The prediction has a mean pLDDT of 83.
This is a predicted structure of a 1519-nucleotide RNA (small-subunit ribosomal RNA) from a metagenome.
The sequence is in RNAcentral, with records from SILVA.
Rfam family: Bacterial small subunit ribosomal RNA.
RNA sequence: AGAGUUUGAUCCUGGCUCAGAACGAACGCUGGCGGCGUGCUUAAUACAUGCAAGUCGAACGAGAACGGUUGACUUCGGUUGACCUAGUAAAGUGGCGAACGGGUGAGUAACACGUGAGAAACAUGCCCUGAUGUCUGGGAUAAGCUUGCGAAAGCGGGUCUAAUACCGGAUACAGUCAACGAAUGGCAUCUUUUGUUGAUUAAAGGUGGUUGAGUCUAUGCCACCGCAGUGGGAUUGUCUCGCGCUCCAUUAGCUUGAUGGUAGGGUAAUGGCCUACCAUGGCUGCGAUGGAUAGCCGGCCUGAGAGGGUGAUCGGCCACACUGGGACUGAGAUACGGCCCAGACUCCUACGGGAGGCAGCAGUAGGGAAUAUUGCGCAAUGGACGAAAGUCUGACGCAGCAACGCCGCGUGGAUGAUGAAGCUCCUUGGAGCGUAAAAUCCUGUCAGUGGGGAAGAACCGUAAGGAUAGGAAAUGAUCCUUGCCUGACUGUACCCGCAGAGGAAGUUCCGGCUAACUCCGUGCCAGCAGCCGCGGUAAUACGGGGGGAACAAGCGUUGUUCGGAUUCACUGGGCGUAAAGAGCACGUAGGCGGAAGGAUAAGUCAGAUGUGAAAUCCCGGGGCUCAACCGCGGGUCUGCAUUUGAUACUGUUUUUCUUGAGUACGAGAGAGGAUGGCGGAAUUCCUGGUGUAGCGGUGAAAUGCGUAGAUAUCAGGAAGAACACCGGUGGCGAAGGCGGCCAUCUGGCUCGAUACUGACGCUGAGGUGCGAAGGCUGGGGGAGCAAACAGGAUUAGAUACCCUGGUAGUCCCAGCAGUAAACGAUGGGUACUAGGUGGUGGAGGUAUUGACCCCUUCACUGCCGCAGCUAACGCAUUAAGUACCCCGCCUGGGGAGUACGAUCGCAAGAUUGAAACUCAAAGGAAUUGACGGGGGCCCGCACAAGCGGUGGAGUAUGUGGUUUAAUUCGACGCAACGCGAAGAACCUUACCUGGGUUUGACAUGUUUGGGAAAGCUACAGAGAUGUGGUCCUCUCUUCGGAGACUCUUACACAGGUGCUGCAUGGCUGUCGUCAGCUCGUGCCGUGAGGUGUUGGGUUAAGUCCCGCAACGAGCGCAACCCUUGUCUCUAGUUGCCAUUUGAAUUCGUUCAAGGAACUCUAGAGAGACUGCCAGCGACAAGCUGGAGGAAGGUGGGGAUGACGUCAAGUCCUCAUGGCCCUUACAUCCAGGGCUACACACGUACUACAAUGGUCGGUACAGAGGGUCGCAAGACCGCAAGGUGGAGCUAAUCCCUAAAACCGGCCUCAGUUCAGAUUGGAGUCUGCAACUCGACUCCAUGAAGGUGGAAUCGCUAGUAAUCGUAGAUCAGCAUGCUACGGUGAAUACGUUCCCGGGCCUUGUACACACCGCCCGUCAAGCCAUGGGAGCUGGGGGUACCCGAAGCCGUUUGCUUAACUUUUCGGAGAUGGCAACGUCGAAGGUAAAACUGGUGACUGGGGCUAAGUCGUAACAAGGUA
Repeated sequence: AGAGUUUGAUCCUGGCUCAGAACGAACGCUGGCGGCGUGCUUAAUACAUGCAAGUCGAACGAGAACGGUUGACUUCGGUUGACCUAGUAAAGUGGCGAACGGGUGAGUAACACGUGAGAAACAUGCCCUGAUGUCUGGGAUAAGCUUGCGAAAGCGGGUCUAAUACCGGAUACAGUCAACGAAUGGCAUCUUUUGUUGAUUAAAGGUGGUUGAGUCUAUGCCACCGCAGUGGGAUUGUCUCGCGCUCCAUUAGCUUGAUGGUAGGGUAAUGGCCUACCAUGGCUGCGAUGGAUAGCCGGCCUGAGAGGGUGAUCGGCCACACUGGGACUGAGAUACGGCCCAGACUCCUACGGGAGGCAGCAGUAGGGAAUAUUGCGCAAUGGACGAAAGUCUGACGCAGCAACGCCGCGUGGAUGAUGAAGCUCCUUGGAGCGUAAAAUCCUGUCAGUGGGGAAGAACCGUAAGGAUAGGAAAUGAUCCUUGCCUGACUGUACCCGCAGAGGAAGUUCCGGCUAACUCCGUGCCAGCAGCCGCGGUAAUACGGGGGGAACAAGCGUUGUUCGGAUUCACUGGGCGUAAAGAGCACGUAGGCGGAAGGAUAAGUCAGAUGUGAAAUCCCGGGGCUCAACCGCGGGUCUGCAUUUGAUACUGUUUUUCUUGAGUACGAGAGAGGAUGGCGGAAUUCCUGGUGUAGCGGUGAAAUGCGUAGAUAUCAGGAAGAACACCGGUGGCGAAGGCGGCCAUCUGGCUCGAUACUGACGCUGAGGUGCGAAGGCUGGGGGAGCAAACAGGAUUAGAUACCCUGGUAGUCCCAGCAGUAAACGAUGGGUACUAGGUGGUGGAGGUAUUGACCCCUUCACUGCCGCAGCUAACGCAUUAAGUACCCCGCCUGGGGAGUACGAUCGCAAGAUUGAAACUCAAAGGAAUUGACGGGGGCCCGCACAAGCGGUGGAGUAUGUGGUUUAAUUCGACGCAACGCGAAGAACCUUACCUGGGUUUGACAUGUUUGGGAAAGCUACAGAGAUGUGGUCCUCUCUUCGGAGACUCUUACACAGGUGCUGCAUGGCUGUCGUCAGCUCGUGCCGUGAGGUGUUGGGUUAAGUCCCGCAACGAGCGCAACCCUUGUCUCUAGUUGCCAUUUGAAUUCGUUCAAGGAACUCUAGAGAGACUGCCAGCGACAAGCUGGAGGAAGGUGGGGAUGACGUCAAGUCCUCAUGGCCCUUACAUCCAGGGCUACACACGUACUACAAUGGUCGGUACAGAGGGUCGCAAGACCGCAAGGUGGAGCUAAUCCCUAAAACCGGCCUCAGUUCAGAUUGGAGUCUGCAACUCGACUCCAUGAAGGUGGAAUCGCUAGUAAUCGUAGAUCAGCAUGCUACGGUGAAUACGUUCCCGGGCCUUGUACACACCGCCCGUCAAGCCAUGGGAGCUGGGGGUACCCGAAGCCGUUUGCUUAACUUUUCGGAGAUGGCAACGUCGAAGGUAAAACUGGUGACUGGGGCUAAGUCGUAACAAGGUA
């Protein structure tokens, strides 16, 4: 510090996800030790049991027992004394404490908390300190004893007694109050000091020492501890104030003690804190009131920081103590382990009544994912009491449990290669685990074991000694020194010895992010997954094995927080198109605001002071062996307050100014607005005339109108609406919007030159007004147009598009509504920042007689363009640039602008505006392709122009389908279907039935035994095969044997036309012989990419030329190759024969000699290159025409197939990975099948006839084949063919032409056409023609008379037509591949169909239009709104009832102390009771708010392959 994920790729926007740190955690697996910490986050749920607050005998009275010692009596069972126990225990009066310490976070949005101030408005026990006092009396009471009631808890009566308990009196340094003065200070009330007078307020003693007349005492004195009032201090608390402190406006108004005053009460004290009276205030958009949530802080976690989250442990404050209310005591409480009342719950009960409160420490139940021991000790620290010893202390110190966290240590170290075994992988060679192990040599941490053994201990006390002050003295007090005494943890930390590598490693991960790879299993199953995504037979992603990576006594997962996220943006974001500018204006509050001077000092800046607790954090030392941890010092604590200064800026105030703004004056333009009037053209309707059969409408039609006279045309009239031309990126207006002409009223704007005011300005939350179309209400109006509706068409349908009609509406008046893609998708204002060129309105200048022109300037309105900005597109003085001010708005997509609520509205609806749930994207701009029922250019037998076919018939052949035991398999649009198959009777053959074999029909090696092998033959059998017979003894040899072949045995293995062409190689098809496909460097672009390759010409061609930020290059094109067309040279047999000679002859010719001319053969060359001429063209490339030439613009034909596409075809040619079978999916054999047959399709053949058929006659090829062969002549057969065999291993011999041509017949018919089918007879091949061959002859003589929709081939030696040959092959050809013979027609042209190329355009496509995608319906699941209702919750209001208690009152009862008394009483005081105010809980009532649930119902979301259509994306077929 970033990364993954939207796309084919790119940039951006934007969300989701990950890597980090942390935790009071939990869960899974695992687990050696120690140190230091931490440990109910949930039920503030309920609690058994024990403990957690007592202490003081030096405040007081009283005072046992057990037991022991020792008496007396005794019925020997006991009874009863004294002393010790012991002035002890327990209880009581009294004092202090119990308000601390400890727990919890329910409540609380508050002066609760934090921080800083204030109290001149206050209190303060114990403590410190100053001065003063402590005098004198009195009556009770608890305990005790006795008695009664009660189950108990407890309560009552009688009687006795003490105090530091209670009460009276005296005194008053001092305090308080009042009055009168004086002085000081301050802040209004006032404060402080002081003087005088008056009134008023106290007390308690205890212990020790000493004195004491002989003892005990009394008394005095001294010391200490107390007591009383009081001054001061310290500490603690109370009250007040400034500032800070969560969310919701779908909570906007709240408030009657409410706000203030006066008087009084109350309090420690101010105050509506309370009461009476008076006034009518107070709070609120800077968020009152209401609702929800929450203890606050120091801090803690995170973060670079700012922030965000949090408030466990430690510390400060607050609140609470079963729930609610209340007071008492006290210095302090409205009191966790006190009291009273009410309520809920639990327990005891004799049913009458009582008791209780773990949110103290342990512990239990419950809840929960989850959180410990009913431990030890007061040794230390701290606290209460005490004079002290000491007692108490679940505070605290320790221990126990828990890897819950942090920190530390260990599980060994060195050497060790036959790189052991084993496991895994393997290309079978090997590689990995791996120096790892074993082995050898060492070490000894931790644990174990045996010893030693601290610190934490200082006090206090005690013993001894000494010092100081006081006192008559002494005890005592304080201080110093020394000895002794005190440890829960604990025999712990630590140290030493011993033995022995011995006891101690796991967890997660290994597709990318993200470090780490292989095998097997599984087969969209099982499963994984944080995101993207893996899994459908070769899974580095599932599960296991091996290996590896990371961390390590832990490792992973889950949850939560911050970070990354600049993804709420103060630091630090945006709003033209990604989410986002309000439809527009006016304007309130608010925010911001021109120039100059003065004052002030609020903001601002600087210094100082106080505070900012400690802990934490940071830095530097220190202590535990280190660290965690602890301790010391320093810093920080960014804040608040006070004070002193500074005065640039902002603020406030004051004095000025004119440039912002405005006013006056003079001109100007304009569809600016409102009202009234006027006008013509057109349309429709009405009346009349003329006139006759159609009109109208469409792609084509029909509905409709018209003989009752339409349309057309003429004249007249009526009505309503809208204003052609001008008219224009022209004008005006804030926007919506505004268009004939005239008048009236009226708003704004611009320009010009002066004068005036003097900042009067900008923006604008709420608010107010305006606001297209459509809609609504009421009243008019209604020509045209026209939702709805009707009809006609179209269509599979057509509730649409098209047509004919047509009502609301459109128009006017009055009102409502308040929205639009209300758009420049761009809020308003001000200033600044290159230009160029138009338009509109004004002004000025020069010039001119004047206008035009030209120049300058202001305002408005367009286009282009630099810098700059932008993701890009683009914007660019009319900013989307550079800045400032103000407002509005945005924060992933969907759900949803929906629901609920509220406001507005007559309604329709508008405004405001969520959540659950769901997805990992949604989106913007640009790029490359592909596509378009987009455009442009161009090509092709693509169309057109022609010729001939197919589709109809019969047959052949292939395919589908069906059938079958099997009808083997593959190929399926073009690019499967006379295809693999260049040839299925057996074989082939892969299929079926049946019969056999199992190391095998075939290969290699090893092994046992035997034999040459082979051949011939008999029997059984369908054969394979089996059982026999016979024949023969191979090669080499060192004679031992070896080899080949073969039978047999066993093992490795063979074998498979079994599967996967979607695991593959190779080969092939296709686009397409189309002209394309790319690269290097450079340049442009953030980038994908572009440029080059586009453009202008040209070409068959990315062929060439020119131009150009491109310059070059490669694969393709072309050429080079073969063939064919002309010529030359060379060569001359088997080919040729012109000339010459000879021979034979049926006079056609043949043979021989000879020739090398010609043809031919087959080698080498020549030739054609737009080379030449003319025109066109950019003077180019090239095109057109011509000459010459055998051939002319690629001469014709072939071979040759770029980058790539189709997961195209082939595992059955071959090769091959993986999988499968192994007495079978292998192999052998016989027979059958591949040849079936209601049917459908493809490809062919033959025909339908006269351009023909038939008969007879006569000609002319090329190419190829031939010895397991081709076969002549001759003979036989009607023929197929047979007999026989010359010649030929081939330019020698053979196979070997037909159409054509000449002549005869047939005469338009199912024929002398056509030949299917069938019967008969044969031939040939072959082991064998039944299933199932070909051919011949005789006979038979079917359909068929040129073929519907549709569709195919062909542009010249081509189509058409005619035959020939070859491969395969025993035989079988209408197929295939070659060959020649005869030999046409047509092409105007590129509008259209199909395919293709280039450029351009749109795109929501990229699996790329066979694309994408929308809505209803049907099915399942999920969350949610409404809903008759049902059922909870908290709060408020009104009324009823009214506990405890404080306060008030007195009419009852009662009353030791004091007063008085005539001694009977009376008074005072206290208590009880009663009454009254307030008052918790409870009850009643009507509303409001907020949850849960609910038949039914509404939409929404999600879910591989459901239904119906095709709305959107291309002009998406109606933009």